[in-house]
Description
A computed fold for an 84-nucleotide RNA from Stutzerimonas urumqiensis, annotated as transfer RNA. Rfam family: tRNA. NCBI's taxonomy places the organism under Bacteria, Pseudomonadota, Gammaproteobacteria, Pseudomonadaceae, Stutzerimonas.
């Protein structure tokens, strides 16, 4: 120094055909059952502001394209492969 793949809540992981981001499991918080716990079941669970409703942000960093972007394009940066 070229190529190819990846980077998404706490954690693993979809969503890749541009059209509500976080489906799903794991953890975790609360509830019901239990004489109590386990097991189960139900519900909650991304951040910031707010007494709440609710607003604003959010898919590794920075632009750009589009009414709209994890998704298309440009640079970057870390991870792991191959090639010289």
């Nucleotide at each position: 120094g070229c190529c190819c793949g990846g980077a998404u809540g706490g954690c693993g992981a979809a969503a890749u055909c541009g059209g509500u981001a976080g489906a799903c499991g794991c953890a975790a918080g609360g509830g019901a059952c239990u004489u109590a716990a386990a097991a189960u079941c139900c519900c909650u669970c991304g951040a910031u502001g707010g007494c709440a409703a609710c607003a604003u942000c959010g898919u590794g960093c920075c632009g750009g394209u589009u009414c709209g972007a994890c998704c298309c394009c440009g640079g970057c940066u870390c991870c792991g492969g191959g090639c010289a």
Its mean pLDDT, the model's own confidence on a scale to 100, is 81.